[in-house]
Description:
This is a predicted structure of a 344-nucleotide part of an RNA (small-subunit ribosomal RNA, central domain) from an uncultured prokaryote. The coordinates come from a structure-prediction model, not an experiment, and the mean pLDDT is 83. The full RNA is in RNAcentral, with records from ENA.

Context: one part of a larger RNA
RNA sequence: CUGGGCGUAAAGCGUACGUAGGCGGAUAGGUAAGUCAGAUGUGAAAUCCCAGGGCUCAACCCUGGAACUGCAUUUGAAACUGCCAAUCUAGAGUUCAGGAGAGGUAAGCGGAAUUCCGAGUGUAGAGGUGAAAUUCGUAGAUAUUCGGAGGAACACCAGAGGCGAAGGCGAUUUUCUGGACUAUAACUGACGCUGAGGCGCGAAAGUGUGGGGAGCAACAGGAUUAGAUACCCUGGUAGUCCACGCUGUAAACUAUGAGUGCUUGAUAUCGGGACAUUUGUUCGGUGUCGGAGCUAACGCGUUAAGCACUCCGCCUGGGGACUACGGUCGCAAGACUAAAACUC
Numbered sequence: 001c002u003g004g005g006c007g008u009a010a011a012g013c014g015u016a017c018g019u020a021g022g023c024g025g026a027u028a029g030g031u032a033a034g035u036c037a038g039a040u041g042u043g044a045a046a047u048c049c050c051a052g053g054g055c056u057c058a059a060c061c062c063u064g065g066a067a068c069u070g071c072a073u074u075u076g077a078a079a080c081u082g083c084c085a086a087u088c089u090a091g092a093g094u095u096c097a098g099g100a101g102a103g104g105u106a107a108g109c110g111g112a113a114u115u116c117c118g119a120g121u122g123u124a125g126a127g128g129u130g131a132a133a134u135u136c137g138u139a140g141a142u143a144u145u146c147g148g149a150g151g152a153a154c155a156c157c158a159g160a161g162g163c164g165a166a167g168g169c170g171a172u173u174u175u176c177u178g179g180a181c182u183a184u185a186a187c188u189g190a191c192g193c194u195g196a197g198g199c200g201c202g203a204a205a206g207u208g209u210g211g212g213g214a215g216c217a218a219c220a221g222g223a224u225u226a227g228a229u230a231c232c233c234u235g236g237u238a239g240u241c242c243a244c245g246c247u248g249u250a251a252a253c254u255a256u257g258a259g260u261g262c263u264u265g266a267u268a269u270c271g272g273g274a275c276a277u278u279u280g281u282u283c284g285g286u287g288u289c290g291g292a293g294c295u296a297a298c299g300c301g302u303u304a305a306g307c308a309c310u311c312c313g314c315c316u317g318g319g320g321a322c323u324a325c326g327g328u329c330g331c332a333a334g335a336c337u338a339a340a341a342c343u344c
Stems, first nucleotide, its partner, number of pairs: 004315003007298002012312001014201002017198001021194003025088003029084003033081002035077008049065006091191001092188003097182002103177002106174003110154001115149007125136002162169002206246006215240002219235004257311006265289008274281002293300002317344003326337004
């Protein structure tokens, strides 16, 4: 000097891309910066340690040794790390051929339903509730038929199913477009992993400008009730929808960061390939159950919370405090960063 942790106890950034940095496959060769060995010089004395001695002992003092784990020079070693040049193909990527998918974007278009409008038929009720009332209706409602307008959402298919980095994505057609997977093994030849800062994306609500506005609905009123901030009825701004911006947060959850390798099984399912065709084997994904192991337990268990490695982020008693102040960002709302006193 180092030592512990992060599913549920405090703790994984919401998510990806990526700069610096950190880490990095195989083979043989060179080099000798790191590394290792030897030698030399130096490392003042005192102190510390060991042995012996002197004050009656001790503290203290004296003598000798060791040590001073360092630095420099020099001689060598070449396994590992670095560097140089060369080669390779198991990582990574490209090409060719396929099939799957609510992946994204833009423009069209369809039917059911609700509401409203016009017309026809038709007559006294309709709504609603536990029961009623507000309300609507003889100026013709409700019901029913035809026609029209407009907005929003896409029943069944539909699945513990699929796709996407996450948020998320569901009628249908077309445009443009991203990714993954399988198979062949032709090509490149370590081109890789992670990622402080940075940059992009990021539900809902909110916000700016301009549209749109059917239904829902904060809210208000009327009923109901012991009360009724509800269930019922009526009205109804905002919002929900669209375009272009802003905001940047969620139990943004698998409360489980990313990558790589290794490690018994059973079963279901999605997308492929090949061989064998009783049904198995194999690649990639998604579930359930369980072994070893792990775990405080619950549980996890080849999609690990097992065994290891690399890199990043984060935690350090409860409250004060997802706060104050300052700073950055924002139109604002607020977001991010982030204490202390005091107290238990």